[in-house]
RNA sequence: AGCUCAUCCAGAGGGGUAGAGGGAACGGCCCUACGACACCCCGGCAACCGGCGAUGAUGACCUACCUGCGAUUUCUCUCGCGAGGACGUCUCGAUCACGGUGCUAACUCCGGCCCGCGCAGCGGGAAAGAUGAGGA
Numbered sequence: 001a002g003c004u005c006a007u008c009c010a011g012a013g014g015g016g017u018a019g020a021g022g023g024a025a026c027g028g029c030c031c032u033a034c035g036a037c038a039c040c041c042c043g044g045c046a047a048c049c050g051g052c053g054a055u056g057a058u059g060a061c062c063u064a065c066c067u068g069c070g071a072u073u074u075c076u077c078u079c080g081c082g083a084g085g086a087c088g089u090c091u092c093g094a095u096c097a098c099g100g101u102g103c104u105a106a107c108u109c110c111g112g113c114c115c116g117c118g119c120a121g122c123g124g125g126a127a128a129g130a131u132g133a134g135g136a
Base pairs, nucleotide, nucleotide: 003134004133005132006131007130008129013042014041015040016039017038021031022030023029026111027110028109043104044103045102048100049099050096051095052093053092054091056090057089058088059087061085062084063083068081069080070079071078108128113125114124115123116122117121
């Protein structure tokens, strides 16, 4: 670089360094010498991974009854349902924020491409992008 899935209408800023562009590209429209963008420090937000919980779902496993019921068998077994247990996966949570990320102007700032409508506009979807988790 590329693949899969989920999310993207909420939320959250101070200081320092530095000095001109920045908001992914293009068109708009914005931010920016009252110092942006970037980097560093300290905060914060959020809850993707993670922790915890569940009278949730599901899967295989173990245990006891030496039989709670049933099937099979001459018998021993074995199997299914039921009881108890621990575990995996998923789901849910009004739960936590130690850890891994992420984020902390504007809906991903808006638009383009497609569709619809009561058409200066509005709504839905796609593409592209971002983030996380996974896989290779």
Molecule: SAM riboswitch aptamer (S box leader)
Organism: Pseudonocardiaceae bacterium YIM PH 21723